[in-house]
RNA sequence: CUUGCCGGAUGGGCAGCCGCCCCUUCAUCGGGGAGGAAAGUCCGGUCUCCACAGGGCAGCGUGCCGGCUAACGGCCGGGAGGGUCCGCUCAAAGCGGGCUUUACGGAAAGUGCCACAGAAAACAUACCGCCCGUAAGGGUAAGGGUGAAAAGGUGCGGUAAGAGCGCACCGCGGCCCGAGCAAUCCGGCCGGCAGGGUAAACCCCACGCGGAGCAAGACCAAAUAGGAGAGCAGGAGCGGCCCGCUCCGUUUAACUCUCGGGUAGGUCGCUAGAGCCGGCCAGUAAUGACCGGCCCAGAGGAAUGGCUGUCGCCCGCAAGGGUACAGAAACCGGCUUACAGUCCGGCAAGCUAC
Numbered sequence: 001c002u003u004g005c006c007g008g009a010u011g012g013g014c015a016g017c018c019g020c021c022c023c024u025u026c027a028u029c030g031g032g033g034a035g036g037a038a039a040g041u042c043c044g045g046u047c048u049c050c051a052c053a054g055g056g057c058a059g060c061g062u063g064c065c066g067g068c069u070a071a072c073g074g075c076c077g078g079g080a081g082g083g084u085c086c087g088c089u090c091a092a093a094g095c096g097g098g099c100u101u102u103a104c105g106g107a108a109a110g111u112g113c114c115a116c117a118g119a120a121a122a123c124a125u126a127c128c129g130c131c132c133g134u135a136a137g138g139g140u141a142a143g144g145g146u147g148a149a150a151a152g153g154u155g156c157g158g159u160a161a162g163a164g165c166g167c168a169c170c171g172c173g174g175c176c177c178g179a180g181c182a183a184u185c186c187g188g189c190c191g192g193c194a195g196g197g198u199a200a201a202c203c204c205c206a207c208g209c210g211g212a213g214c215a216a217g218a219c220c221a222a223a224u225a226g227g228a229g230a231g232c233a234g235g236a237g238c239g240g241c242c243c244g245c246u247c248c249g250u251u252u253a254a255c256u257c258u259c260g261g262g263u264a265g266g267u268c269g270c271u272a273g274a275g276c277c278g279g280c281c282a283g284u285a286a287u288g289a290c291c292g293g294c295c296c297a298g299a300g301g302a303a304u305g306g307c308u309g310u311c312g313c314c315c316g317c318a319a320g321g322g323u324a325c326a327g328a329a330a331c332c333g334g335c336u337u338a339c340a341g342u343c344c345g346g347c348a349a350g351c352u353a354c
Base pairs, nucleotide, nucleotide: 001350002349003348004347005346006345007344008343009342010341012311013310014309015308016307017306018305020033021032022031023030035325039336040335042334043333044332045331046330047213048212049211050210059209060208061207062206063205064078065077066076067075068074079104080102081101082100083099084098085097086096087095088094105204106203110202111201112198113197114196127144128143129140130139131138132137152170153169154168155167156166157165171193172191173190174189175188176187178185179184217268218267219266220265227259228258229257230256231255234248235247236246237245238244275294276293277292278291279290281288282287312323313322314321315320
């Protein structure tokens, strides 16, 4: 320097003109106006309404340990396991280190499943082989073979051949000492030693979980229809009055007044908040405390746009063209997914120079 992987940041700048939404104003002027994901709606909360003595069953979720947080299935740190690389080493094993990754409780409670191949997929068993034997038959589980997986591994002894049959180390189980809050780790003693895998199969254990969602919900409240109560024998129309006529009624009443519920419509909820920026302190970190400064969409079917100039980046000889993913709808913390280009850091490989 290039490439790959992982992590983090940014994700067009400036100027002018014309508009749109909100706040303020009598009006102007003035102020504010999308994102890192506003997305998926997967997880957790705030808020609101409904439900709720206590205990249990069922159901769902989470699952190494410690910490952070309002909370979480999130984040940080640690432990253990896996992958890869480096160093020590002739090499292997082992030890140490870097990067990365893990749904990482229990398979020594019970049940189920394990295709094909294979003798056998688990109360065991024997195809080839090895050994004894003339053979029949017996012994064996070292070696071969099958498979994703085969009743510990390596070595020495032992044996007819073999085998934890014996021994050393590793592994496994039990007990103990020490370190650590813990997960766990270091070490010692005892036991030749349980027996495959699978719990993102049922299940067991521990812990947690009421439901619906801002179209939540609260307030004001018209016309029409219907309801309740009171008054009254009349009421309404025929252009003002009388007569007259017509219609509706005469006690479960027309008509008038009042009340209450719902609807249209309006107001609130509604954006000052687990807020943003800077400093400093505590902490490995996540994060927290303190100090100072700031106000940064809030409409209610939806505004956040368009044009011009110029600069940046990409394509193109040029003219010219392009500039990612995407757009708030009560709010907040996460996760996941999408994303052109640019910048920074870590690790690995290759090349070049000294």
Molecule: Bacterial RNase P class A
Organism: Bryobacteraceae bacterium